[in-house]
């Protein structure tokens, strides 16, 4: 210069007018403050927090699945192993057990798991039959080597033997297992050994570890004007009555009631910076700093100026902590490959 890997940053800004929540002042008109997001999204997990049900133990379930750490938790993040991609920088990985056990392996093929399998075939040394031998017959019988068929066919590939073949031997790879050493584990490495053991576990199932369940802030919790019911008192006092009892009235309590008030509600596992501890993910401290909180629900609208043209994706509703998913313009920092130039 030219592709490429990673990782980071901003999320439209200013002014004017109108406007609308919430909260401050004022008797009041008014005014002053403050007001969406990286995802507030999807509701996928994983915690707080409410309130209902649950004695305990078993079993059955249900998530979870290499290892080792974070962290309130977690299927989530960090580190590392194995495998897999890529020249690389670096990227994916649903990664326990198939030597417990059962099941499946469609079509095609002779066989699809039984120490199998003669369908094209190869031999026929030994035995048999002919034969004077040589040979010849393909009878017994030996043969997994060819060829076919399949995602897969009982390690591969060469060589040695051998009648023909074959881990029957032998070498190099693959895999298995035991040893030693290394590592905190998954594991890694060497060496020895018989030579060999199909594949699915997002098929049962084993095996190991978690775990009480349900509902969600319209959970819940407090107060109670009113209409209205109950129940009690009715001792002095109204009223009906001459007087009791009894009814109104009245008092006291309970109930109700309104999507009604207040509370839950937003300052928090909070964010930033320094300092320490750690590879990190985090943690610890000490300062700084932090201002929607509504219940039919605000957070708009024009219009001007910029940048970059008419600025994407989209909008809180109990809080947090992940992940997935949408998304727009420039820009920064490291690596890495190519090609050139000194």
């Nucleotide at each position: 210069a030219g592709g490429a890997g990673c990782a980071g940053c901003c999320g439209u800004a200013c002014a004017a007018u109108c406007g609308c929540g919430c909260g401050g002042a004022g008797a009041g008109a008014u005014u002053c403050g403050u007001g969406a997001g990286g995802a507030a999204a999807g509701u996928c997990c994983g915690g707080g927090c409410a309130c209902c049900c649950u004695a305990g133990g078993g079993c059955a379930g249900a998530u979870u699945g290499c290892c080792g750490g974070a962290u309130a938790a977690c299927g989530u993040c960090c580190g590392g192993u194995g495998c897999g991609g890529g020249c690389g920088a670096c990227c994916g990985u649903g990664a326990g057990g198939a030597u417990a056990g059962u099941g499946c392996c469609a079509c095609a093929g002779a066989a699809a798991u039984g120490c199998a399998g003669a369908c094209u075939g190869c031999c026929g040394a030994u035995g048999g039959c002919u034969g004077a031998a040589a040979a010849g017959c393909a009878c017994a019988g030996g043969c997994g080597a060819u060829g076919g068929u399949g995602c897969a066919a009982c390690g591969g590939c060469g060589g040695g033997g051998u009648a023909a073949g074959a881990g029957c031997c032998c070498a190099c790879c693959g895999g298995c297992a035991a040893u030693a050493u290394c590592g905190a584990g998954a594991g890694g490495u060497a060496u020895u050994g018989g030579c060999c053991a199909g594949g699915u576990a997002a098929a049962c199932c084993c095996c190991a570890a978690u775990c009480g369940g349900g509902u969600g802030c319209a959970a819940g919790a407090u107060u109670g004007a009113c209409a209205g019911a109950a129940a009690g008192g009715c001792u002095a006092a109204g009223g009906c009555g001459g007087c009791c009892c009894g009814c109104c009235a009245u008092c006291u309590u309970u109930c109700g009631a309104c999507a009604a008030a207040u509370c839950g509600c937003u300052a928090g596992a909070g964010u930033u910076u320094a300092c320490a501890g750690g590879u990190a993910a985090c943690u610890g401290u000490a300062a700084a700093u932090c201002g929607a909180g509504a219940c039919a629900g605000a957070u708009g609208a024009u219009u001007g100026u910029a940048u970059a043209g008419a600025a994407a994706c989209a909008g809180a509703a109990c809080c947090c902590g992940g992940c997935u998913u949408a998304u727009g313009a420039a820009c920064u920092g490291c690596u890495c490959c190519u090609u050139u130039u000194u």
A computed fold for a 342-nucleotide RNA, annotated as Bacterial RNase P class A. Its Rfam family is "Bacterial RNase P class A". About the family: Ribonuclease P (RNase P) is a ubiquitous endoribonuclease, found in archaea, bacteria and eukarya as well as chloroplasts and mitochondria. The family's RNA type in Rfam is ribozyme. It was read from a public genome assembly, where an Rfam model found it. The model forms 92% of the base pairs in the Rfam consensus. Its mean pLDDT, the model's own confidence on a scale to 100, is 77.